[in-house]
């Protein structure tokens, strides 16, 4: 240089083009003499720039990062 795949919450994963979901973690409350456990509730995310579309995490093009292959 070329080819392939991936990028969503602090972490691990979901999501037929139609309100971005969950587990763990975090915060608050209840329970307890107190802590833990448990129960109830809460905040938090689509790598970046364009394009298509009424509507894009999803489709198309370029960039960035990471992984793999080939030489």
């Nucleotide at each position: 240089a070329c080819c392939c795949a991936a990028g969503u919450a602090g972490c691990u994963u979901a999501a037929u083009g139609g309100u971005a979901a969950a587990g763990c973690a975090c915060c608050c409350a209840a329970c307890c003499a107190g802590c833990a456990a448990u129960u109830g509730g809460g905040g938090g995310a689509u790598u970046u720039g364009g394009g298509u579309u009424c509507a894009a995490g999803u489709c198309c093009c370029g960039g960035c990062u990471c992984g793999g292959g080939c030489u």